RNA sequence: CGAAAAUUUCAGCCGAAAUCCGUUCCGUGGAACGGAUGCGGGGGACCCAUGCACCAAGGGGCGCAUUCCGGCAGAUGCCGGAUAGGGAACUUCCACUCCCGAGCCCGUCAGCUAACCUCGUAGGCAUCUGGAAGGGCACGA
Numbered sequence: 001c002g003a004a005a006a007u008u009u010c011a012g013c014c015g016a017a018a019u020c021c022g023u024u025c026c027g028u029g030g031a032a033c034g035g036a037u038g039c040g041g042g043g044g045a046c047c048c049a050u051g052c053a054c055c056a057a058g059g060g061g062c063g064c065a066u067u068c069c070g071g072c073a074g075a076u077g078c079c080g081g082a083u084a085g086g087g088a089a090c091u092u093c094c095a096c097u098c099c100c101g102a103g104c105c106c107g108u109c110a111g112c113u114a115a116c117c118u119c120g121u122a123g124g125c126a127u128c129u130g131g132a133a134g135g136g137c138a139c140g141a
Stems, first nucleotide, its partner, number of pairs: 012125003018037009038121006048111001058109001059106004067082006085100004090134006
């Protein structure tokens, strides 16, 4: 001098995933449980929509994560290439570039849907390109 790891503080990113109150526990600041508010999801009438039955076989939900092509395989599967769609640090537009394009759940059952009922409030990160317009915060005077 550079890189990596750990801890703390400030400010951030994806996401609904935050705030407050109370009790208990650990020990000095957190954890567990409960409640409320806020945010997010599901079920659920009339009306509307959907023909029904049989065969085959299901069908549905959260999420950006859907669809197709090729190869290797012993079905499940693995690898590669594209793609609907999504993300990149206040927001929008333009240019440029990079990245994701998963996973899980219900259990034969669910169109929309007022009242009503019900569930979640996690997890994972480092993401400082340039220009224009409009904003926000902090500090100082």
Record summary:
Predicted 3D model of a 141-nucleotide RNA (c-di-AMP riboswitch aptamer (ydaO/yuaA leader)) from a Deltaproteobacteria bacterium. Taxonomically the source falls in Myxococcia (Bacteria, Pseudomonadati, Myxococcota). It matches the Rfam family "c-di-AMP riboswitch aptamer (ydaO/yuaA leader)". Its family is annotated with regulation of gene expression and cyclic-di-AMP binding in the Gene Ontology. Its mean pLDDT, the model's own confidence on a scale to 100, is 76.